[in-house]
Molecule: Bacterial RNase P class A
Organism: soil metagenome
RNA sequence: GAGUGGGCCGGGUGACCGCGGCGCAAGCUGAGGAAAGUCCGGACUCCGUAGGGCAGGACGCUGGGGAAAGUCCCAGGCCGGGUGACCGGUGGAAUAGCGCAACAGAGAGCAGACCGCCGAUGGGCCGUGCAAGCGGUCACAGGUAAGGGUGAAACGGUGAGGUAAGAGCUCACCAGCGUUCCCGGCAACGGGAGCGGCUGGGCAUGCCCCGUCCGGAGCAAGACCAAGCAGGGGUUGGGUGGCCCGCCCGCUAAAGCCCCGGGUAGGUCGCAUGAGGCGAGCGGUAACGCUCGUCCCAGAUGGAUGGUCAUCCAUCCCGGGUAACCGGGAGGACAGGAUCCGGCUUACAGGCCCACUCUU
Numbered sequence: 001g002a003g004u005g006g007g008c009c010g011g012g013u014g015a016c017c018g019c020g021g022c023g024c025a026a027g028c029u030g031a032g033g034a035a036a037g038u039c040c041g042g043a044c045u046c047c048g049u050a051g052g053g054c055a056g057g058a059c060g061c062u063g064g065g066g067a068a069a070g071u072c073c074c075a076g077g078c079c080g081g082g083u084g085a086c087c088g089g090u091g092g093a094a095u096a097g098c099g100c101a102a103c104a105g106a107g108a109g110c111a112g113a114c115c116g117c118c119g120a121u122g123g124g125c126c127g128u129g130c131a132a133g134c135g136g137u138c139a140c141a142g143g144u145a146a147g148g149g150u151g152a153a154a155c156g157g158u159g160a161g162g163u164a165a166g167a168g169c170u171c172a173c174c175a176g177c178g179u180u181c182c183c184g185g186c187a188a189c190g191g192g193a194g195c196g197g198c199u200g201g202g203c204a205u206g207c208c209c210c211g212u213c214c215g216g217a218g219c220a221a222g223a224c225c226a227a228g229c230a231g232g233g234g235u236u237g238g239g240u241g242g243c244c245c246g247c248c249c250g251c252u253a254a255a256g257c258c259c260c261g262g263g264u265a266g267g268u269c270g271c272a273u274g275a276g277g278c279g280a281g282c283g284g285u286a287a288c289g290c291u292c293g294u295c296c297c298a299g300a301u302g303g304a305u306g307g308u309c310a311u312c313c314a315u316c317c318c319g320g321g322u323a324a325c326c327g328g329g330a331g332g333a334c335a336g337g338a339u340c341c342g343g344c345u346u347a348c349a350g351g352c353c354c355a356c357u358c359u360u
Stems, first nucleotide, its partner, number of pairs: 001358009011312007019030004032334001036345002039343005044218004056214005061076005078089004092209001097207002099203002114148002116144003121141002123138006156174006175199001177196008222269004231260006238252005276295008313332001315330006
C1' cells in the first nucleotide's frame, strides 16, 4: 500500500415544560441492537386424546453444544474459487424403479452420421486376362465417434499398437467407480496396497424408496369479580277462589324487597425473579458448562418514553492562516415494546477496536 475475518458503540451533560408506572408525599423509574419481519423453536394456557395403522407433512454428512429448533451455534469432512488470510456451495440414495432437460445442435441417454475420414465387404463403370482374378475409378449400399461444429452437459485422458478408416478393439501410464485388506481418525472421511469390469453423465428444490420425527388453537390463550336488561325462585302487600268466618289452604297479570344461575359492558389477574443481567475463577480447541459473588432492570391498553434552550463530542460547509488553529453556520442513521424467552433474516448516518493475509 492492497485486502480478509470478527467484536463493539449507536451522541454526552445540564436546565425548563410535558407524559406512563410505583409511592400519602418527597421522590424513584421509563424501549432496541434490531423492540421490526412473524420465518423457525420453546415456556405457558385451554381444547381434544384407549392402542395401532394408512394417508398427509417435515427433515436427512460426522461429532459436540443447547430447554428445543429444516431454518440455531461450535468443531470437523467433501466439492469449487482465491497467490493468501479466507469465501461460496452441496448434503441418505442417481447400479431399486419412473420421470425431466429451454435455446442451439445431426444427435441429450444404454445417444447421434451435419461436415469430415474410409469405402475393407457388397454394388456400378473402365482396363487387363481364356477364365478365376488383379488393378483403377465412382462415393451407391455401407463402415467409422479419431478431427470439426452445437451446447451448461456429447458416453474417460495421453501415447503406442491395430485398422480400409476408426474405436478400451488391445497394451502402458494417469483419472474415476466398485470391491478386499492394512494404517490414521470417536466418526464423517483420508492415505496406501491388491483385484475387477474397462467407464455405468446431471437434476432427488420432481415422484418414489430408506431412516427419523409429527394432535389442534393461541395472551383477543385462559382465570376471577361483575352494573344494567332479560330469566328462575321465595316473600310482603293487593286481587280472587274454597270453608260460616279467620291470622287456614290454594291461584294470581302488574308492584316492592330478598335470593339464584349463566353472563354482556366494565374491571382485576395472567404480566414482569427470568432457560435473567453483570463480574470473577475453573473445565473445554470452541459452541458452552460448573461454582461463587452481586444486581432487580418498562409494564401501557386508543396504548407513556417527547419538546425547547445551552454546552461539549464525531462529521461536513464557508472565510482567514504555510500549519497548529481561529471565527461563523449546518449537524447524529435505522427504527420503536404489548405474554415472555432462544434463534434466524432484514434495515442502519457515522465511528472505534482486535486478529490475520499478500506485496514492497